Context: one part of a larger RNA
RNA sequence: AUGGGGCGUAAAGCGGCCCGCAGGGUGGGCUUACCAAGGCUGUUGUUAAAGCCCAGGGCUCAACCCUGGAUCAGCAGUGGAAACUGGUAGGCUAGAGUGCGGUAGGGGCAGAGGGAAUUCCCAGUGUAGCGGUGAAAUGCGUAGAUAUUGGGAAGAACACCAGUGGCGAAGGCGCUCUGCUGGACCGCAACUGACACUCAUGGACGAAAGCUAGGGGAGCGAAAGGGAUUAGAUACCCCUGUAGUCCUAGCCGUAAACGAUGAACACUAGGUGUUGGACGUAUCGACCCGUUCAGUGCCGUAGCCAACGCGUUAAGUGUUCCGCCUGGGGAGUACGCACGCAAGUGUGAAACUC
Numbered sequence: 001a002u003g004g005g006g007c008g009u010a011a012a013g014c015g016g017c018c019c020g021c022a023g024g025g026u027g028g029g030c031u032u033a034c035c036a037a038g039g040c041u042g043u044u045g046u047u048a049a050a051g052c053c054c055a056g057g058g059c060u061c062a063a064c065c066c067u068g069g070a071u072c073a074g075c076a077g078u079g080g081a082a083a084c085u086g087g088u089a090g091g092c093u094a095g096a097g098u099g100c101g102g103u104a105g106g107g108g109c110a111g112a113g114g115g116a117a118u119u120c121c122c123a124g125u126g127u128a129g130c131g132g133u134g135a136a137a138u139g140c141g142u143a144g145a146u147a148u149u150g151g152g153a154a155g156a157a158c159a160c161c162a163g164u165g166g167c168g169a170a171g172g173c174g175c176u177c178u179g180c181u182g183g184a185c186c187g188c189a190a191c192u193g194a195c196a197c198u199c200a201u202g203g204a205c206g207a208a209a210g211c212u213a214g215g216g217g218a219g220c221g222a223a224a225g226g227g228a229u230u231a232g233a234u235a236c237c238c239c240u241g242u243a244g245u246c247c248u249a250g251c252c253g254u255a256a257a258c259g260a261u262g263a264a265c266a267c268u269a270g271g272u273g274u275u276g277g278a279c280g281u282a283u284c285g286a287c288c289c290g291u292u293c294a295g296u297g298c299c300g301u302a303g304c305c306a307a308c309g310c311g312u313u314a315a316g317u318g319u320u321c322c323g324c325c326u327g328g329g330g331a332g333u334a335c336g337c338a339c340g341c342a343a344g345u346g347u348g349a350a351a352c353u354c
Base pairs, nucleotide, nucleotide: 004326005325006324007323008308009307013322016205018203019202025197026196029092030091031090032089033088034087035086037085038084040080041079042078043077044076045075046074047073053069054068055067056066057065058064095195096192097191098190099188100187101186102185103184107181108180109179110178111177112176113175114158118154119153120152121151122150123149124148125147129140130139166173167172210251211250212249213248214247215246219245220244224240225239226238227237262321263320264319265318266317267316270299271298272297273296274295275294276293277292278291279290280289303310304309327354328353329352336347337346338345339344
């Protein structure tokens, strides 16, 4: 490295997610005609002799030797058939896509607006405490705090609704309104006519933290300072508090980026809840009820599983493509290369050892 066996939790689903060329394949999704490259079949030539195998024969047998024969298979030529793969031309509509009519939504981007709370500032009332803890202290307060009332400013986040609920490929998305914009689902069956699936390399996106530049800074808060606790306490608790958290532009490219479960398609008992649609029933209407499609949960049959559990949202039964694993440590380290401002990231060993 291959094969085999595997990848929810034992090693393993990519680096999280999507797009997607080639490529590489795989197939479709049915059908007609033709070709005959693959595959199938006949025949000819060849594949030296010896040997192996079969028949017969010679040494008294055998070993050994002689004679004759054959199969399989390979290669090349030539003929045939056309079910399959492939190719060419044509047709169809169940896959895929488009159109038309609806529906729901925290999907994305931008702009405008809002209230509660917090902190700070100003003013009033008011007086000796406040705050904090297991208990305290540091801290704040007679230069008038805490509390309370009125006014103002700022930044960040949007209570209730809220859900086991919705949307998004994932990361993720939650006050209100407006504009722009992506996707999904349902119904009709008008159009295209296989246009499909997957995808190394490549490309886009990608929480938090971190980085660069410029803003911003209420609250929180790594670091740091102080108070406690303790044998000590470089912690847990308390008082402060800088980066940061926020915005704009760029970088980084990682996470227990998790369903620890790659994508697509098909098939295989049900029950129950919920979200969005369509149809029917019912009705004045909305409910209710039934059928069905799409999503999202729970329970569970067969089956699977080492067990746990999974179970039409499969970890069941199959097909296709991609990724990955191959004892633990050494080690996600060293070296090299690529990327990055850096931090570092990606790729990724060996000796040795158990």
Annotation: The part of an RNA shown here (small-subunit ribosomal RNA, central domain) has 354 nucleotides and comes from uncultured Acaryochloris sp. The full RNA is in RNAcentral, with records from ENA, Greengenes and SILVA.